A computed fold for a 685-nucleotide part of an RNA from a Bacteroidia bacterium, annotated as large-subunit ribosomal RNA, domain II.
The organism belongs to Bacteroidia, within Bacteria.
The prediction has a mean pLDDT of 84.
Context: one part of a larger RNA
């Protein structure tokens, strides 16, 4: 894992509510028991009781009222009447109360044959080393002390097997093994290790202490029972069709992933008008965008005049006089505001009125289900005008929505799928090939593959399009080529040096000139040397500046390769204008099938409808048994396994081969009543 069987809203209750059906009705009804009997959901007594017909007050009590009250006042609760027994159907209560599922608690009992410690008895530890005291003999001392040699054999003493023990590595990891193998290792006369027999017992033991051990189990053993413990949590809940169809919000919660009551949803009942709902119109309130601030309170640029202030100078003081200081108040300029407003929309809201719509409002009842919500736009807080952020707000949509588009791509664009068709128009988007549809008309632009369905700045640019001002030129412009570019002079200062060209100063003059700075720039140590600026000569028609636009272009950096969807494309790219055609379950056609609701008339037509999670109604279909009742069956039942037919569906009928003995059909009726899941159980494979 697959297949087969099993596997979850039941059952009680003279317990509560509401619909329905059926008696009876100001009443309804027996209950225990008893008796009869055709023994069956039989029939009859039996009024104890129970609900109801009256309420109101704590109560006495009084009573269509009572209570409170000084009240004949308000006021509160009542009063106009439809119950009651059963049955059914949906719900709640009580009880395991849909199903499986905890760790846990207590309660009685087995366990030290594993292991901890203890107690009694035994039992072992191969060889090798080393050489404590002690004593012996010699030397040595007055005697000791002390030395040397031998002797001896000490020791949680060394090496290292047995035997205990597990430090490293590797292997093994569905193993050989629910802790091993192999290496390599640590201790092996000891606090050593082992047999035997015995002792401690579960909030107890025992522990040279690790919460370690206590039978493969231990921060509290195992067994049974209390027991279906409790689980606001997870997972799971078993045919079928048809109308309706949410919610993720407020207010409270030891409350936040749970409730309770309202809101949203549906089911049956009722009421019926100024119902609700839209459009316009008219009339209101209001303090928001938004503007505005010599119209307030605040905050503010810059000037202008200015009280006062600092500072300085003068004085014994007083006056007094300077200031590139600071500056109220006035004014003039510009220019802010959620907690400013002299002013002020659009929307929304609320009233009339009239049109259109036709219960969609509103009341009670019965059953829920939500109370984790998300995106997108809008207006806003917060935060970084940060987030696929996070809280409001007003929509919309996914949520519970298929179907085209956007390569893919819940919430973007388009459109809401009742069935069928090899019918047709059409939206979004598209129409060179994948790919259905223009290599389409007309005009531009782009050369960057820029672009062709994600995005980019400042800021650069002699890329190029087009538009607008403006200079210059046939009295020859620009550009280029010849040629010239000169002299007082190496101005002056400075400096080693300074000569157009390190720095300084300037009446930056003047001559000669067609022209020619006391010098644009490169260069010398300084000159020199090239060049410019100006001028002329040749050419022979345009040639510059400066603003604006539209395409392009640089700036352009992210982590597997990759951002037109791909091939590809100079249009199939971009700006712009047109026509055609394509493209959805939208419309439309034709046919069917259902729901509501009219109407007619009993099976038609008209209209309006038929996406669907949670959920509510509603109507089937199957499978067991039971009653009645009409049947099939050895001339082959059911089961199996094919075929073909019928029904919107669950399903049903008919027939072959198979099987070899029961079994449907139809009206009730009554469940042990429908598997795909629950890491579900159980067997097979």
């Nucleotide at each position: 894992g697959c297949c087969u069987a099993c596997g979850a809203g039941u059952u009680g209750c003279u317990c509560u509510u509401u619909a329905c059906u059926a008696g009876c009705a100001a009443g309804a009804u027996u209950a225990a028991u008893u008796c009869c009997u055709u023994u069956a959901g039989g029939g009859a007594a039996g009024a104890a009781g129970u609900c109801g017909u009256a309420g109101c007050g704590a109560a006495a009590g009084c009573g269509a009222g009572u209570c409170u009250g000084a009240a004949u006042a308000g006021g509160g609760c009542g009063u106009c009447a439809a119950g009651u027994u059963a049955g059914u159907a949906g719900a709640g209560g009580c009880a395991g109360a849909c199903g499986c599922g905890a760790a846990a608690c207590c309660u009685u009992g087995u366990g030290a044959u594993c292991u901890a410690c203890c107690c009694a008895u035994g039992a072992u530890c191969a060889g090798g080393u080393u050489g404590a005291a002690g004593c012996u003999u010699c030397g040595u001392u007055a005697a000791c002390c002390c030395g040397a040699a031998g002797u001896g054999g000490a020791g949680g003493a060394c090496c290292g097997a047995a035997c205990c023990a597990g430090u490293u590595g590797a292997c093994g990891u569905u193993g050989a093994a629910a802790a091993g193998u192999c290496u390599u290792u640590g201790g092996a006369u000891g606090a050593a290790u082992u047999g035997u027999g015995g002792g401690u017992a579960g909030g107890g033991g025992u522990g040279a202490a690790a919460g370690g051990c206590u039978a493969a189990u231990c921060a509290a053993a195992c067994u049974a029972g209390g027991a279906g413990a409790u689980a606001g949590c997870u997972c799971g809940u078993a045919c079928u069709c048809c109308c309706c169809g949410a919610a993720a919000u407020g207010c409270u919660u030891u409350u936040a992933g749970g409730a309770g009551c309202a809101g949203c949803c549906u089911u049956c009942g009722g009421u019926a008008a100024u119902a609700g709902u839209g459009u316009u119109a008219u009339a209101g309130a209001g303090g928001u965008a938004g503007a505005g601030c010599u119209a307030c309170g605040g905050a503010u640029u810059g000037g202008g005049u200015a009280a006062g202030g600092g500072g300085g100078c003068u004085u014994c003081a007083c006056c007094g006089c300077c200031u590139a200081c600071c500056g109220a108040a006035c004014u003039c300029u510009g220019a802010c505001a959620a907690a400013c407003u002299c002013c002020g929309a659009a929307u929304a809201c609320u009233a009339u009125a009239a049109c259109a719509u036709g219960u969609u409002u509103c009341c009670g009842a019965g059953g829920a289900g939500u109370g984790a919500g998300g995106g997108c736009a809008u207006g806003g807080g917060u935060g970084c005008u940060a987030a696929g952020g996070u809280c409001c707000u007003u929509g919309u949509c996914c949520g519970a929505g298929a179907g085209g588009g956007a390569a893919a791509c819940a919430a973007c664009c388009c459109a809401g799928a009742c069935c069928a068709u090899c019918a047709g128009u059409u939206a979004a988007g598209g129409u060179c090939c994948c790919u259905a549809a223009a290599u389409u008309u007309a005009a531009u632009c782009u050369a960057a593959g820029u672009u062709g369905a994600g995005c980019u700045a400042a800021c650069g640019c002699g890329g190029u399009u087009c538009a607008a001002u403006u200079g210059c030129a046939u009295u020859g412009a620009c550009a280029g080529c010849u040629a010239g570019g000169a002299u007082g002079u190496u101005g002056g200062c400075u400096u080693g040096g300074a000569a157009g060209c390190a720095g300084c100063c300037a009446u930056u003059c003047a001559u000669u000139u067609a022209a020619a700075g006391a010098g644009u720039g490169c260069g010398u140590a300084a000159c020199a040397g090239c060049u410019c600026a100006c001028u002329a000569g040749u050419c022979g028609a345009g040639c510059g500046a400066u603003u604006g636009u539209g395409c392009a272009u640089g700036g352009a950096u992210a982590a597997u390769g990759a951002a037109c969807g791909g091939g590809c494309a100079u249009a199939a790219g971009a700006u712009u204008a047109a026509u055609a055609c394509c493209g959805a379950a939208a419309c439309u056609a034709u046919g069917g099938a259902u729901u509501g609701c009219a109407g007619u008339u009993u099976a038609c037509u008209g209209c309006a409808g038929u996406g669907g999670u949670a959920g509510g109604g509603g109507a089937g279909c199957a499978u067991u048994c039971u009653a009645a009742u009409a049947u099939c069956a050895g001339c082959g039942a059911a089961g199996g396994u094919g075929u073909a037919c019928c029904g919107u569906a669950a399903g049903g009928u008919a027939u072959g081969c198979u099987g070899g003995a029961g079994a449907g059909g139809u009206u009730a009726g009554a469940a042990a009543a429908g598997a795909a899941a629950a890491u579900g159980u159980a067997g097979g494979c």